[in-house]
Predicted 3D model of a 337-nucleotide part of an RNA (large-subunit ribosomal RNA, domain IV) from a Minisyncoccota bacterium. Its mean pLDDT, the model's own confidence on a scale to 100, is 82. RNAcentral holds the full RNA, with entries from ENA. Rfam family: Bacterial large subunit ribosomal RNA. Lineage of the source: Bacteria > Bacillati > Minisyncoccota.
Context: one part of a larger RNA
C1' cells in the first nucleotide's frame, strides 16, 4: 500500500493516525451573536448524461424556462484542483514576526492609548576630535519608558526609593585670596660680654615656604514642597441582633494609607477530585453557579464580533485506533534450492 464479519473510538496523554464527507456547479435555503462589515460556501435540501420537441432570447442547436422518451449500480468535460461539520470555555484584537538546524506559540510587533524629554547649532546616538545621523524635518515634529483593536473603567497611600522645584538655616571639596603663627634669610637700629676677632639677645622693615591657624567661596547631602498610565505599597484583636448562625453595628491597637469597581477553587486554590447544578450508565477534566482570595486595576481590571498549522471540553459522521486479529500486493535482507 489494498480488503476485511459483528461492533464503532471500547484504543490512546490526547480520534495520533488512517477513514469518511464535501468537492468555490445551477436552484433553494441559512440560527446565536454581531463593532452590521460579518458570522456564511453557515448549517441543510434538492439537480446534473442522452435524445426528439415547445416557447422565449441570441450573430449563432447561444443561453434559460417547460414537455416526452432512452441507458446504466453510478452522468460535474465544474478539469487536475480542493473544506469534514456543529457545539461550549480559556488565552491573544486582526494580518504579521520568531528560537537557520529539537518550541510557530498564550511569546515579539501592531493601530490605538499614555508619561517624560526636547524651541534649533533641538533632544538623543555614533566619534578623542572635526564631524554624521536626527533632518534638508521644526511640538499636528523628533527622541525614550509603559500599555496594547474596540466598549466600560482605570480606586486610596507621597511614609520609604526615585525624579521636578525651592532656597532661610546647617554641614561640605582642592585651589585662591586676605590676615595671623612658626620657620628660614636680608637690611637698619640697638642692648650684655669681651682688649678685639667674634658671641649672644631685643626691635623695626622687606624676601620666603609641597608648613600652619582663621575668614571668604560651588553643586550635593540634611531641610521645604510637589509628583503614581514614576519604583511601589494597599492591617489585626474583642464583642454585639427575640432559637441557631452570622454581624448592618461598637469598642481599642497600629499605619503613608489599610484592596475600592469588578473578577473569583481561575493560565491565579495548598487543603481540593471544595459545595451545589448541567451534561454521562458512570466525569479528578468541561460548563454555570457559590467565596475569607498567595485576585484586582495601563507590571492594566473586567467584557468582546472577527481573526488563530494556538489550548480545554462535547456531539454527529466516520473509520483496523481498538476488541483482535485476518487476507493480499509489492519492495528489501537472511537462509534453502
Nucleotide at each position: 500500500c489494498u480488503c476485511c464479519a459483528a461492533g464503532g473510538a471500547a484504543c490512546u496523554c490526547g480520534g495520533c493516525a488512517a477513514a469518511a464527507a464535501a468537492g468555490c456547479a445551477g436552484c433553494c435555503g441559512u440560527a446565536a451573536c454581531u463593532u452590521c462589515g460579518g458570522a456564511a460556501u453557515a448549517a441543510g435540501g434538492c439537480u446534473u448524461g442522452c435524445c426528439c420537441u415547445u416557447u422565449g432570447u441570441u450573430a449563432a442547436c447561444u443561453c434559460a424556462a417547460g414537455g416526452g422518451g432512452c441507458c446504466g449500480c453510478a452522468g460535474c468535460u465544474a478539469a487536475a484542483g480542493u473544506a469534514u461539520c456543529u457545539c461550549u470555555g480559556g488565552c491573544a484584537a486582526c494580518u504579521g514576526u520568531u528560537u537557520a538546524u529539537c518550541a510557530a506559540a498564550a511569546a515579539c510587533a501592531c493601530a490605538g492609548c499614555u508619561c517624560c524629554c526636547u524651541g534649533c547649532g533641538a533632544a538623543c546616538u555614533c566619534g578623542u576630535a572635526a564631524g554624521a545621523g536626527g533632518a534638508a524635518g521644526u511640538a499636528u515634529a523628533g527622541g525614550g519608558g509603559g500599555u496594547g483593536a474596540c466598549a466600560c473603567u482605570u480606586g486610596a497611600c507621597c511614609a520609604a526609593u526615585g525624579c521636578g522645584a525651592g532656597a532661610a538655616g546647617g554641614u561640605c571639596a582642592a585651589a585662591u585670596a586676605a590676615c595671623g603663627g612658626c620657620g628660614u634669610u636680608c637690611u637698619u637700629a640697638u642692648g650684655u660680654c669681651g682688649c678685639a676677632a667674634g658671641a649672644u639677645g631685643u626691635a623695626a622693615g622687606g624676601g620666603u615656604g609641597a608648613c600652619u591657624g582663621u575668614u571668604a567661596u560651588a553643586a550635593g547631602c540634611c531641610c521645604u514642597c510637589g509628583u503614581g498610565a514614576a519604583u511601589g505599597u494597599c492591617g489585626g484583636u474583642c464583642g454585639u441582633a427575640a432559637c441557631u448562625a452570622u454581624a448592618a453595628c461598637g469598642a481599642u491597637c497600629c499605619u503613608a494609607a489599610g484592596g475600592u469597581a469588578g473578577c473569583g477553587c481561575a493560565a491565579u486554590u495548598c487543603c481540593u477530585u471544595g459545595u451545589c447544578g448541567g451534561g454521562u450508565a458512570a466525569g479528578u477534566u468541561c460548563c454555570g453557579a457559590c467565596g475569607c482570595g498567595u485576585u484586582g486595576a495601563a507590571u492594566a481590571g473586567u467584557g468582546u464580533a472577527a481573526u488563530g498549522a494556538c489550548u480545554g471540553g462535547a456531539g454527529a459522521a466516520c473509520u483496523g485506533u481498538c476488541u483482535c486479529g485476518g487476507a493480499g500486493a509489492c519492495c528489501a535482507g537472511c537462509u534453502c534450492g